[in-house]
Context: one part of a larger RNA
RNA sequence: GAUGAACGCUAGCGGCAGGCUUAACACAUGCAAGUCGAGGGGUAACAGGGGAGCUUGCUUCCGCUGACGACCGGCGCACGGGUGCGUAACGCGUAUGCAACCUACCUUCUACAGGGGGAUAGUCAAUAGAAAUGUUGAAUAAUACCCCAUACGAUCUUCGAGAGGCAUUACUUGAAGAAGAAAGCUCCGGCGGUAGAAGAUGGGCAUGCGUCCUAUUAGUUAGUUGGUGAGGUAACGGCUCACCAAGACCACGAUAGGUAGGGGCCCUGAGAGGGGGAUCCCCCACACUGGUACUGAGACACGGACCAGACUCCUACGGGAGGCAGCAGUGAGGAAUAUUGGACAAUGGAGGCAACUCUGAUCCAGCCAUGCCGCGUGCAGGAAGACUGCCCUAUGGGUUGUAAACUGCUUUUAUACAGGAAGAAACCUACUUACGUGUAAGUAGCUGACGGUACUGUAAGAAUAAGGAUCGGCUAACUCCGUGCCAGCAGCCGCGGUAAUACGGAGGAUCCAAGCGUUAUCC
Numbered sequence: 001g002a003u004g005a006a007c008g009c010u011a012g013c014g015g016c017a018g019g020c021u022u023a024a025c026a027c028a029u030g031c032a033a034g035u036c037g038a039g040g041g042g043u044a045a046c047a048g049g050g051g052a053g054c055u056u057g058c059u060u061c062c063g064c065u066g067a068c069g070a071c072c073g074g075c076g077c078a079c080g081g082g083u084g085c086g087u088a089a090c091g092c093g094u095a096u097g098c099a100a101c102c103u104a105c106c107u108u109c110u111a112c113a114g115g116g117g118g119a120u121a122g123u124c125a126a127u128a129g130a131a132a133u134g135u136u137g138a139a140u141a142a143u144a145c146c147c148c149a150u151a152c153g154a155u156c157u158u159c160g161a162g163a164g165g166c167a168u169u170a171c172u173u174g175a176a177g178a179a180g181a182a183a184g185c186u187c188c189g190g191c192g193g194u195a196g197a198a199g200a201u202g203g204g205c206a207u208g209c210g211u212c213c214u215a216u217u218a219g220u221u222a223g224u225u226g227g228u229g230a231g232g233u234a235a236c237g238g239c240u241c242a243c244c245a246a247g248a249c250c251a252c253g254a255u256a257g258g259u260a261g262g263g264g265c266c267c268u269g270a271g272a273g274g275g276g277g278a279u280c281c282c283c284c285a286c287a288c289u290g291g292u293a294c295u296g297a298g299a300c301a302c303g304g305a306c307c308a309g310a311c312u313c314c315u316a317c318g319g320g321a322g323g324c325a326g327c328a329g330u331g332a333g334g335a336a337u338a339u340u341g342g343a344c345a346a347u348g349g350a351g352g353c354a355a356c357u358c359u360g361a362u363c364c365a366g367c368c369a370u371g372c373c374g375c376g377u378g379c380a381g382g383a384a385g386a387c388u389g390c391c392c393u394a395u396g397g398g399u400u401g402u403a404a405a406c407u408g409c410u411u412u413u414a415u416a417c418a419g420g421a422a423g424a425a426a427c428c429u430a431c432u433u434a435c436g437u438g439u440a441a442g443u444a445g446c447u448g449a450c451g452g453u454a455c456u457g458u459a460a461g462a463a464u465a466a467g468g469a470u471c472g473g474c475u476a477a478c479u480c481c482g483u484g485c486c487a488g489c490a491g492c493c494g495c496g497g498u499a500a501u502a503c504g505g506a507g508g509a510u511c512c513a514a515g516c517g518u519u520a521u522c523c
Base pairs, nucleotide, nucleotide: 001522002521003520005519006518007517008516009515012375013374014373015372016371017370018368019367020333025331026330027329029328030327031326034075035074036073039072040071042068043067046066047065048064049062050061051060052059053058054057082286083285084284091211092210093209094208095207096206097205098204101203102202106199107198108197109196110195111194112193114148115147116146117145123138124137125136126135127134128133155178156177157176158175159174160173161172162171164169184191185190212258213257214256219249220248221247224246225245226244227243228242229241230240231239261283262282263281264280265276266275267274268273288309289308290307291306292305311322312321313320314319339365341364342363343362347361348359349358350357351356378409379408380407381406389399390398391397392396415459416458417457418456419455423450428445429444430443431442432441433440434439435438467512468511469510470509471508472493473492474491478507479506480505481504482503488495489494
């Protein structure tokens, strides 16, 4: 000098930040991922409309309409948010390569969308169970599923041609054959579907170099190292398997053990270095512990599935349910770390044509001197140098001290009252214009959690606001009293045994200041 700090004493305000460093310990409760009726069958609830009945304000019927529980279907749930257990590794950083690869949604271009079929959920009926959850039968829809046709590209097989590359070989091009697609909805404006090419975005893989400590760890390795063939993958590869060979790494530190997420950055320092990896950003890993795959463009998936284990809970004892390292919150641990708050107004995300819905992401508010920065606790005059206190060489002086009293001034801040934002422009609606047929531009309207907040004005009045540590030397700041190697102090040297500037108190002084000291850690 610094800190994600803690402790002691003290405390007026604001702005901006930060806030479980310990038990990746266990978790009550609420919320954190839904959306689309312009895909579908429909109608459980609500509202409107229509009909019937009468007890005149109720009952009942009709999906007719707005909407919509559960259900089928689509997209999303692989993002966003959390944590740092593991990992010394192509994990990360940096630089390259892929002639060995994938990419939903988005953009551009090309070519298409013909015909048919069988189910199933919801529903209804019956039924098992305490529940969770089922079982059987009947009828039914779709942008769900299946079959046939068509095939510009693309894929595969066969036969050629061309000019390239370090190379395995890739590219361009000609002919023949083979297998493979699609879905409709509509408010008539559109929104979607299938195949292919290119782009963009996001990923996957490989490689050079860099990446902690220990030799009181010296040898390690059998799928091990390489080859041939096959399988598998989006793709290369012992990635896996069969066979063959005997290799591969290592004092330029293999192997083993310990520790640890990596980087941008942060602290210190003139620098070189040394130390760290909180907040914010990028990458990685993980989601009660271990394992496995399914779905999907993408996961081996935090709020999905299955199995095993530990733990907790429910049970009618037969059987079931759960996973806060999401946001709050609870217990425990600890020196120690906050509210079971508001809003989707803004930014962003998901779905939707849109309106809109969802969003503990986010934006805000609450708590905490935890830090940084700023402001204030008055200003000017005022000597009889007042009184008190303290000290001395004591009829007298010194100091407290311009300090106070007293006079004049100001009102930041606090208090009261009044006014009161920017953050909002889009989407959308209405109108107009331009191009020329759905886009663009313009005008007007709509929308604020924070918040009656920030800010501004007015009123009265010095009014509402100072402490902490230290004073032997290092080190700025000295006297008296008490104590008497006691009580005590102390970072080091050291003080204290009767005049202690070093202990305790007082007066005075010094240094910082809404803080000041102590402790811990790093330079």